[in-house]
RNA sequence: AGAGUUUGAUCAUGGCUCAGAACGAACGCUGGCGGCGUGGUUAAGACAUGCAAGUCGAACGGUAUGUUGUAGCAAUAUGACAUACAGUGGCGGACGGGUGAGUAAUACAUGGGUAAUGUACCCCGGGCACAGGGAUAGCGUCGGAAGCUUCGGCUUCCUUUGCGAAAGUGACGGUAAUACCUGAUGACACCCGCGGGAGGUAUCUCCUGCGGUUCAAAGGGUGGGGACCUUCGGGCCUACCGGCCUGGGAUCAGCCCAUGACCUAUCAGCUAGUUGGCAGGGUAAUGGCCUACCAAGGCAACGACGGGUAGCCGGUCUGAGAGGAUGGUCGGCCACAUCGGAACUGAGACACUGUCCGGACACCUACGGGUGGCUGCAGUAACGAAUCUUCCGCAAUGGGCGAAAGCCUGACGGAGCGACGCCGCGUGUAGGAGGAAGCCCUUCGGGGUGUAAACUACUUUUAGGGGCAUGAAACCAAGCGACCUAACACGUCGCAAGUUGAUCUACCCCAGAAAAAGCCUCGGCUAACCCUGUGCCAGCAGCCGCGGUAAGACAGAGGAGGCUAGCGUUGUUCGGAAUCACUGGGCUUAAAGCGGGUGUAGGCGGCCCUGCAAGUACUUUGUGAAAUACUCCGGCUCACCCGGAGAACUGCUGAGUAUACUGCGGGGCUUGAGGCAGGUAGGGGUCACUGGAACUCUAGGUGGAGCGGUGAAAUGCGUAGAUAUCUAGAGGAACGCCUAAGGCGAAAGCAGGUGACUGGGCCUGUCCUGACGUUGAGAUCCGAAAGCGUGGGGAGCAAACGGGAUUAGAUACCCCGGUAGUCCACGCCCUAAACGAUGCGCACUAGACUCGAGUGUCUCUGACGACUCUCGGGUCGAAGUCAAAAUGUUAAGUGCGCCGCCUGGGGAGUACGGCCGCAAGGCUAAAACUCAAAGGAAUUGACGGGGGCUCACACAAGCGGUGGAGCAUGUGGCUCAAUUCGAAGCAACGCGAAGAACCUUACCCGGGUUUGACAUGCUAGGAUUAGUUCCAUGAAAGUGGAAUGACGCGGCUUGCCGUGGAACUAGCACAGGUGCUGCAUGGCUGUCGUCAGCUCGUGUCGUGAGAUGUUGGGUUAAGUCCCGCAACGAGCGCAACCCUCGCCUUCAGUUGCCAUCAUUUAGUUGGGCACUCUGGAGGGACCGCCGGCGAUAAGCCGGAGGAAGGUGGGGAUGACGUCAAGUCCUCAUGGCCCUUACGGCCUGGGCUACACACGUGCUACAAUGGCGGCUACAGUGGGCAGCAGAGGGGCGACCCCGAGCUAAUCCUCAAAAGCCGUCUCAGUUCAGAUUGCACUCUGCAACUCGAGUGCAUGAAGGUGGAAUCGCUAGUAAUCGCAGAACAGCAGGCUGCGGUGAAUACGUUCCCGGGCCUUGUACACACCGCCCGUCACACCAUGGGAGUUGGUUUGACCUUAAGGCGCUGCGCUAACCGCAAGGGGGCAGGCGACCACGGUCAGGUCAGCGACUGGGGUGAAGCCGUAACAAGGUAGCCGUAGGGGAACCUGUGGCUGGAUCACCUCCUU
Repeated sequence: AGAGUUUGAUCAUGGCUCAGAACGAACGCUGGCGGCGUGGUUAAGACAUGCAAGUCGAACGGUAUGUUGUAGCAAUAUGACAUACAGUGGCGGACGGGUGAGUAAUACAUGGGUAAUGUACCCCGGGCACAGGGAUAGCGUCGGAAGCUUCGGCUUCCUUUGCGAAAGUGACGGUAAUACCUGAUGACACCCGCGGGAGGUAUCUCCUGCGGUUCAAAGGGUGGGGACCUUCGGGCCUACCGGCCUGGGAUCAGCCCAUGACCUAUCAGCUAGUUGGCAGGGUAAUGGCCUACCAAGGCAACGACGGGUAGCCGGUCUGAGAGGAUGGUCGGCCACAUCGGAACUGAGACACUGUCCGGACACCUACGGGUGGCUGCAGUAACGAAUCUUCCGCAAUGGGCGAAAGCCUGACGGAGCGACGCCGCGUGUAGGAGGAAGCCCUUCGGGGUGUAAACUACUUUUAGGGGCAUGAAACCAAGCGACCUAACACGUCGCAAGUUGAUCUACCCCAGAAAAAGCCUCGGCUAACCCUGUGCCAGCAGCCGCGGUAAGACAGAGGAGGCUAGCGUUGUUCGGAAUCACUGGGCUUAAAGCGGGUGUAGGCGGCCCUGCAAGUACUUUGUGAAAUACUCCGGCUCACCCGGAGAACUGCUGAGUAUACUGCGGGGCUUGAGGCAGGUAGGGGUCACUGGAACUCUAGGUGGAGCGGUGAAAUGCGUAGAUAUCUAGAGGAACGCCUAAGGCGAAAGCAGGUGACUGGGCCUGUCCUGACGUUGAGAUCCGAAAGCGUGGGGAGCAAACGGGAUUAGAUACCCCGGUAGUCCACGCCCUAAACGAUGCGCACUAGACUCGAGUGUCUCUGACGACUCUCGGGUCGAAGUCAAAAUGUUAAGUGCGCCGCCUGGGGAGUACGGCCGCAAGGCUAAAACUCAAAGGAAUUGACGGGGGCUCACACAAGCGGUGGAGCAUGUGGCUCAAUUCGAAGCAACGCGAAGAACCUUACCCGGGUUUGACAUGCUAGGAUUAGUUCCAUGAAAGUGGAAUGACGCGGCUUGCCGUGGAACUAGCACAGGUGCUGCAUGGCUGUCGUCAGCUCGUGUCGUGAGAUGUUGGGUUAAGUCCCGCAACGAGCGCAACCCUCGCCUUCAGUUGCCAUCAUUUAGUUGGGCACUCUGGAGGGACCGCCGGCGAUAAGCCGGAGGAAGGUGGGGAUGACGUCAAGUCCUCAUGGCCCUUACGGCCUGGGCUACACACGUGCUACAAUGGCGGCUACAGUGGGCAGCAGAGGGGCGACCCCGAGCUAAUCCUCAAAAGCCGUCUCAGUUCAGAUUGCACUCUGCAACUCGAGUGCAUGAAGGUGGAAUCGCUAGUAAUCGCAGAACAGCAGGCUGCGGUGAAUACGUUCCCGGGCCUUGUACACACCGCCCGUCACACCAUGGGAGUUGGUUUGACCUUAAGGCGCUGCGCUAACCGCAAGGGGGCAGGCGACCACGGUCAGGUCAGCGACUGGGGUGAAGCCGUAACAAGGUAGCCGUAGGGGAACCUGUGGCUGGAUCACCUCCUU
């Protein structure tokens, strides 16, 4: 720091996704050790059990126990000391600890204020502490029975004994205090009055003088003590600890102010104690905090009120930063303590482990009543993806009480559990092979795992065993010393002795490599690849996407990569994302400028001078807690962690200085803006009047059969007289020419003429005002067409509707009619592609030309012209900008100001809510869900029922066919046991097949075979075999059997042994497959197409894909050539080179030829090689020459010459590529499949079937002919298992015989069309199918199933519908001949020659191709893409009679506890009073307030809901064809009507419409 993903490719837009970091985490697999941290995020749901707040006997009276005194003989009485204890009393239970429910401000943060306040304990200062009194806890008694009795009582007993189950609680008696009360004293305290001074913004504050009022206490406890007194306890004095009043401090609180920090306007108005005042109450204190009265205010677009969510901060995570997210652990603040309400006590609470009341829940109960509150520490069940021990200790730190010892302390210190996180360590270290085994791969050679292991040497962290520090500081009756003191008390400090550890370990020693590695990934992003399995299955997936038989993407294995006691996944946050853009984005066409104006608030604002100092800058003050983060230093072996110091905390605040800029106040100016004067153009607006053309209707005339309409028609009108035409009249609407790139207006929009009224602009003058400006949220006005209401009007046009056509249908396009409407007046509606798809204003930044309006200057004149300035409308264009197209002084350039708007596509401009509307509907405006794209500009193609140019037997012009018939042949279909397989538009179909009776043959039936019909190798056998002959069986194959029967080498006894090769037999490897995949392939082939194209290098242009070259002007068969040109060259194609035919020359002369000379039946022979011919080598043709045309070029036209003339004819030759074209059945070949069969052999059958359909052919339909006769002229070829002459036989096919020929020699070989005669238009003397009989040939064999011959038979057929094919010259047509394969079979195919035409004006049209251009939503490329209804499935959602719940509001009812107010006849210790009584107090009563509860009526949110609406997504459902090309009716927008559906039609608008023509303008 970026990357993947829209496309065939490109650029830009834009979303989605990934790589990073983090976490109180969870889940999966795995798991050695330690340190430091951290751990209920969910149910503020419920809790068993234990513990978490007590302490003080030096405040008090006591009780119990122990020790010990005194008195007494004793019982006993009375003390002291120690320990423990309930109660009274004091202090503390308001801290500490927990949690985050509530709370959007009574909270929090920061900074201020309190002159409006309080503060126990603590510190400093001043003063005081006198005299009395009455109670009350504690304690005792309370019942029953019995006995005794002096009648007081005493003793004994009892399920324990006032009442009650319990909790609790009553009556009587008596008692203490640092408890309570009264009185005294008292000011520098408080209050009141009268003065003075100082300060202050202030209702005031402070200091001070005088006078007055009011208010206090505990002389208690402990210790010590000389004199004095004593009831002998002590008083008294003193020290310490306490008490009271008061001033100050510190600390901690209360209250007030300013600023800051969530979402929502689909919450826009809220408010009655509400806002303020006066008086009072209340509080520590201000205040509507509360009450009465008075006034009518207060808050709000800078967001009140309402709704949702949320504890806030220091900080934490991320980020370059700015920001964004977050607030767990630690720290500060707040709130809460089962839910709700309330007060009491107190310095402090409206109180977590206090009180009272109400509710819910739980527990106990004797049923009468009671008790409880873990959001303290542990722990339990529940919930949940998920979160620990019912541990140890007060040793340390801290807290409460106490004089202290000490007690209490789940605060805290520790340990335990959990890889939850961070940090550290280990699982060994070194050596050790071209390199073991195993496993994997392999091209079978080898490679990988891999120095890895084994093996050798060494080390010992951690775990294991043993040993052992720091952490402890203090405290202490008694001892010693110092200080204090009247004191040897007390106290403080020091010393000595003594005492205190919950929990561990650092560190050291010992033994032994010993006990210790996993997880994820390997298609791209993204580091890492192979094999096997699977076969759109199973599965993977963060995005793109993998998987349909060769998967680097699934699964397994081997290997590799990454991290490591962890590794992955999931979730969340930030980042990347400049993807909400302050830093740092945009709005012509990608999402985005309001349809347009006026203008409020607000924002911004010209020049000069001056004052202030709010913003701003600098300096400084206070604060910004600590911790965290950063830097440095230090302590744990390092690190994490911890300690110290510093810097920082970008902020807020007080003060000072400065005054450029902004602001505020004052003064001035004229250039912005406006006014004034004089001109001026205009479809600017409103109203009234008026005109002609056209149209329709009415009346009349003429006239007489049609009119009208269309692609063609029909409906319609017309003999009742239409159309046409003339005259007259009526009516409504719209205004031709002028007219334009033109004018005006803010936009919508505005057009005959005249008048009235009226708005704005421009030019000139520079006289006036003096910044009056600009933009503009809300607001308000205008706003095409359609539409709505009321009333008119209605000619034409025309939604709906009716009819006619078209069509498969036609709810359309076309035609005939036709109503709303279109028009007017008034009132609504408020939307458009309301567009320049471009907001308004100002300034700046090259020009050229032009149109409209006005001024000025010049020359000239009377009509123009030239130049200049200003305003407006256009075209081209520099710089610049832009993704590009484009834009470019009329900006989309460069800046400033303000407003509006956008943030992926769909859902959707929809739902709900609100506002507006008569309605239609408009404005505002979501979410669930779903997709990975949607969209822009440009590029290359392809395509178009787009255009231009051009070529071709493409059409046209011709000739002959096919399609009709019969037959042949191929195909489909059907049939069959099988009818083997392939080929499928052109480019399958007389094709593979140059030839299926068997064979072929791949198919079917049947029989038989298994190392095989064929190849190679190995093992074993052994002369049996192989071969030959024969027999049996059989359809054959085969099976069974018999006879005969070999070779090499060595040894040698000479016929034996050993051994070997071939063959055979048996066995094993393997053979074999016309089995599958032509969509795994090679090779070959078809086709576009013998069309003229297809590319490259360098350069240039473009951000780029790409373009240029290759386009253009000519020309050509041709990208052939020429010219031009940011291109210059080159390659594959074209052409040429090659073969052949046509002319000539030369060479050669047999088998060919014969002019001359002989000769013959005969080139037969001699002779010759001139000619023909043959086959070698050459020549020849090049627009070369002439003329014309053309740019003088390329070339074209004509001519001459020439055998041939413009590539002379023909052939071979097929660019880059396309069709996953064809072929696995020619061959080759990967993979898969079969292996006594899907291999191999054989017999027979089938490929030849037959209702039918198509293709290709043959023969015909006849006289240009048939038949008969006669008789010439070819060429290419072929021939020994062959061609076969002559001769003979047969009507003939053919047969017999076999000369010659391995071929320019012989044979095939007869060519046929031709000529002559006849037939005379008929199913014939045409045609020959079919069938019968008899034959011939080939062959092992012609039944299925060959060809031919003779005789007989004699079908359809009389020139062929729609449609369709071939051919442009030696061609078509016509005629025959030959060959391949082949035993035989040709109407097919491939060749050959003979005879031998017609026509081409031409390129409008059909098919195909090429080039240029244009549109495109296509790129699998139009056989493309794609829209909507309907049907089915699933999903989310709106409406919905209602129903359930939450929350909230208003009114009313009821009113617990409680404090307050009133009352207080009942009760009552202290004080007064002789008493009666009073004062004071309490209970009780009443009242207002009020929680819970209740009734009624609303708001709002959520759940469910029969039915219903649309939406989304789904495999190849149904119907159509709307859109993309002119998409076949250009499309789209608004609106209205209609229709199964896409849609159609009307009306107005837009170009984001193709094409042709015309006009205009610009450039050159």
Notes: The prediction has a mean pLDDT of 81. Predicted 3D model of a 1564-nucleotide RNA (small-subunit ribosomal RNA) from an uncultured bacterium. It matches the Rfam family "Bacterial small subunit ribosomal RNA". The sequence is in RNAcentral, with records from ENA.